Overview
A computed fold for a 93-nucleotide RNA from Candidatus Acetocimmeria pyornia, annotated as c-di-GMP-I-GGC riboswitch aptamer. The coordinates come from a structure-prediction model, not an experiment, and the mean pLDDT is 89. NCBI's taxonomy places the organism under Bacteria, Bacillota, Clostridia, Eubacteriales, Candidatus Acetocimmeria. The sequence was found by an Rfam model in a public genome assembly.
[in-house]
RNA sequence: UCCCGAAAAGGCAAACCCGUCGAAAGAUGGGGGCGCAAAGCCACGGGUCUACAGCCUCAGCAGGGUGAGGCCAGGACAGCCGGGUUGCCGAAG
Numbered sequence: 001u002c003c004c005g006a007a008a009a010g011g012c013a014a015a016c017c018c019g020u021c022g023a024a025a026g027a028u029g030g031g032g033g034c035g036c037a038a039a040g041c042c043a044c045g046g047g048u049c050u051a052c053a054g055c056c057u058c059a060g061c062a063g064g065g066u067g068a069g070g071c072c073a074g075g076a077c078a079g080c081c082g083g084g085u086u087g088c089c090g091a092a093g
Stems, first nucleotide, its partner, number of pairs: 003093001004090002011036002016031006034079001040085003044082003047077003052074001054071006
């Protein structure tokens, strides 16, 4: 130094509740702890979620409006997996 994860000091914070932002997924502040050796950070690959905008179709014809259905990430998830990167401690091996 690397693998590894006993001990010690700590750290983070699921579900749920309240407030705020958002069309939503979700994010964020407070409470709360299911758990986590990177549950620190990064959307690079895979995957999952949402469907505002946009596009298409239908609603007698045309236009406008409205409604319904479909497609769709320009959105989200790092506590889904992989990858990149930084990092506390030091038993046995």